A computed fold for a 495-nucleotide part of an RNA from an uncultured Eubacteriales bacterium, annotated as small-subunit ribosomal RNA, 5' domain.
Context: one part of a larger RNA
RNA sequence: GAACGCUGGAGGCGUGCCUAACACAUGCAAGUCGAACGAAGAUAAGCAAUUAUCUUAGUGGCGGACGGGUGAGUAAAGUGCGGAUAAUCUACCGUUAAGAGGAGAAUAGCAUGAAGAAAUUUAUGGUAAAACUCCAUAAAAUUAAUUUCUCGCAUGAGAAAAUAGUCAAAUGUAAUCACAGCUUAACGAUGAGUCCACAUCUGAUUAGCUAGUUGGUGAGAUAAAAGCCCACCAAGGCGAUGAUCAGUAGCCGGCCUGAGAGGGUGAACGGCCACAUUGGGACUGAGAUACGGCCCAAACUCCUACGGGAGGCAGCAGUGGGGGAUAUUGCACAAUGGGGGGAACCCUGAUGCAGCAACGCCUUGUGAAGGACGAAGGUCUUAGGAUCGUAAACUUCUUUCAAUAGGGAAGAACAAAAUGACAGUACCUAUAGAAGAAGCCCCGGCUAACUACGUGCCAGCAGCCGCGGUAAUACGUAGGGGGCAAGCGUUAUCC
Numbered sequence: 001g002a003a004c005g006c007u008g009g010a011g012g013c014g015u016g017c018c019u020a021a022c023a024c025a026u027g028c029a030a031g032u033c034g035a036a037c038g039a040a041g042a043u044a045a046g047c048a049a050u051u052a053u054c055u056u057a058g059u060g061g062c063g064g065a066c067g068g069g070u071g072a073g074u075a076a077a078g079u080g081c082g083g084a085u086a087a088u089c090u091a092c093c094g095u096u097a098a099g100a101g102g103a104g105a106a107u108a109g110c111a112u113g114a115a116g117a118a119a120u121u122u123a124u125g126g127u128a129a130a131a132c133u134c135c136a137u138a139a140a141a142u143u144a145a146u147u148u149c150u151c152g153c154a155u156g157a158g159a160a161a162a163u164a165g166u167c168a169a170a171u172g173u174a175a176u177c178a179c180a181g182c183u184u185a186a187c188g189a190u191g192a193g194u195c196c197a198c199a200u201c202u203g204a205u206u207a208g209c210u211a212g213u214u215g216g217u218g219a220g221a222u223a224a225a226a227g228c229c230c231a232c233c234a235a236g237g238c239g240a241u242g243a244u245c246a247g248u249a250g251c252c253g254g255c256c257u258g259a260g261a262g263g264g265u266g267a268a269c270g271g272c273c274a275c276a277u278u279g280g281g282a283c284u285g286a287g288a289u290a291c292g293g294c295c296c297a298a299a300c301u302c303c304u305a306c307g308g309g310a311g312g313c314a315g316c317a318g319u320g321g322g323g324g325a326u327a328u329u330g331c332a333c334a335a336u337g338g339g340g341g342g343a344a345c346c347c348u349g350a351u352g353c354a355g356c357a358a359c360g361c362c363u364u365g366u367g368a369a370g371g372a373c374g375a376a377g378g379u380c381u382u383a384g385g386a387u388c389g390u391a392a393a394c395u396u397c398u399u400u401c402a403a404u405a406g407g408g409a410a411g412a413a414c415a416a417a418a419u420g421a422c423a424g425u426a427c428c429u430a431u432a433g434a435a436g437a438a439g440c441c442c443c444g445g446c447u448a449a450c451u452a453c454g455u456g457c458c459a460g461c462a463g464c465c466g467c468g469g470u471a472a473u474a475c476g477u478a479g480g481g482g483g484c485a486a487g488c489g490u491u492a493u494c495c
Stems, first nucleotide, its partner, number of pairs: 002491005009364006015357002017322001022320003026317003031062003036059002039056007069275003078200003082196004088192002093188007101135004110125006141166004146161006171180003201247003208238003213235006220228001250272004254265004277298005300311004328354001330353003336350001337348004367397004377388004401436001403431005411422001439484005444465003450479005460467002
C1' cells in the first nucleotide's frame, strides 16, 4: 500500500501481491569493439588479378561485481551516530616523470575423420594477434642487511644516501602533423575492506554459559590487525548493569499521531545490509565467494533411442495457486543515465511514456437569473389546511467539462541541417444545445435531523446504553428532515 456494499461525470499528480522467499508455459531484461586477430560467406565494380562494403561464428579486450528485484535469514559479522586505519586495497578517470629493444613456441576458428538420439566429445593436419613465453634494458618500485635526518598517541611513520638481488611493455588507424592505446612509478579522485566507543524488541515460568573457549610465544594465511588458522604453554573469558537460551524482527533518513514529552510504524522515494530453488565450494577478476557464470550434493520439472542430458522470473510483462485483495504477455531508446566503441552507432523491461483500477490527494462540473395561480401530484391533517416549494412548469441567459471539426506545441542538446515513444497529446479556435453527468449514510440518547402506516419479545436493529410483548420518533416501508458528496457507509489497524 487497504478490502467489502451501494453508487459513479472530467482532469492533474501519485500509488498498486501486505498472502505462498509457492511453482512457472512464452517473449524480452547485457552486451559491444573489424581502429587487436586470422578466416568463411554475400553484394557491387572490373575481362581478370583485385578492390570496396556488409554479415557471421571464433581468438582477444572491456563490460556481465553496475543498473533491476525481494526481505527469507539476521537481535549483531547488521544498522544509526562518532572515531581509527602508523594494519589496507582501488579497474576506468585526472596530474606528473620515465620507457616501449630483440626472439620464440602454441592454440581456437578451419579442413579431414571418429563417437553419440541429443547435449556434446575426440584424433590428425595446419593458422593469426594488443592471446602466451623467453632474453635485454630500468629506478623514485620491491627484497636484504646498513647509515643519517625529521616527526608522532604506543607499535612506529616519512625523507635522503650508498651496496647487492628481482620485476616491464603492443601495437592499431591515418600516412603530413595526428589520434587511440601499451609498460613502470608517484600523487589525486572515486569506491571498498577491517577495527573501536555508544545506541538498537520481548521473556527469569530461560541462571549459569564457554574448550579455539580467554590469553601468551612461534610459524602460516590475507590487500590488511587479529585464534583468522595451526603447534606448544598458561587457565582463563562472559554473566542479575541480565550472560546463555527461547520468541519475534531486515536497520535507518523518514511516515502517522500528539501542544509537547511520547506512542505506533519502516509501503512508495533515498542510504546501508542480506539473499537469488535448498545446502556447500572455489575459479576468473581491480572488484564476486557472482540473480539471468562454473563445480558438487539435494528436491522438483522437462527431453531421451534408457546409455545420458537440460532448467532455475525474490528482472519486465504474463500463467496457475494461495488470498478479503493488488494492473498490460503495450510503445520508445526522443530525453536522462549506464555498458562497449576513435567515431558512426549498437545494446539497455534502467528510464521515459502509454494502458488498467475512485486505491489516495488535489481541482472542477452536473447550470445561472427571474418565476405564486404557491399548478398538478405525493405525504400528513383537527379536513380548515400544512408541507415537498421558487422547487417544477414558463421566460431570459451562459457553455466550464464532455462531444464534433480545424489549427497545433515546448520538451532537441547543435556552428548549421537532421532527429519526439509520448502524440495529432497539452493548448488555442469554431459549432450546437441545458443539452450527456448524484449518490450514499443517518434521523431514541451520546449525535445534527420526525411523522404516518405495517409488524406485535415475531420479523428484526445494535458502537455503548439498549429498542420490539397492539398507539414503536430505536424493526420494515413511505413522506419529510440532517450530514457528506463523485463519493458515501462498513470492517481491519495506529495515535

RNAcentral holds the full RNA, with entries from Greengenes. Its mean pLDDT, the model's own confidence on a scale to 100, is 84. Its Rfam family is "Bacterial small subunit ribosomal RNA".